RNA sequence: GCCGAGGUAGCCAAGGUGGUCACGGCACCUGUCUGAAGAACAGGCUAUGUCAGUUCGACUCUGACCCUCGGCA
Numbered sequence: 001g002c003c004g005a006g007g008u009a010g011c012c013a014a015g016g017u018g019g020u021c022a023c024g025g026c027a028c029c030u031g032u033c034u035g036a037a038g039a040a041c042a043g044g045c046u047a048u049g050u051c052a053g054u055u056c057g058a059c060u061c062u063g064a065c066c067c068u069c070g071g072c073a
């Protein structure tokens, strides 16, 4: 340099028919429980890499860029 895969909460991760409130798990916070903690149960919290474009409407489609991984040279 070329090709491919990916980037979604603190971490892991689903979703790709464009439209309702972005699915879960762990963690964290609060409550119940306990002498206290843990476990369990109930509730809460926080996210679509960046910038443009298309569209009434974009996490989703298009382009460029940035970053990660793999392959070729």
Base pairs, nucleotide, nucleotide: 001072002071003070004069005068006067007066010026011025012024019056028044029043030042031041032040049065050064051063052062053061

Model confidence (mean pLDDT): 81 of 100.
A computed fold for a 73-nucleotide RNA from a Candidatus Levyibacteriota bacterium, annotated as transfer RNA.
The organism belongs to Candidatus Levyibacteriota, within Bacteria.
Rfam family: tRNA. By type it is a transfer RNA.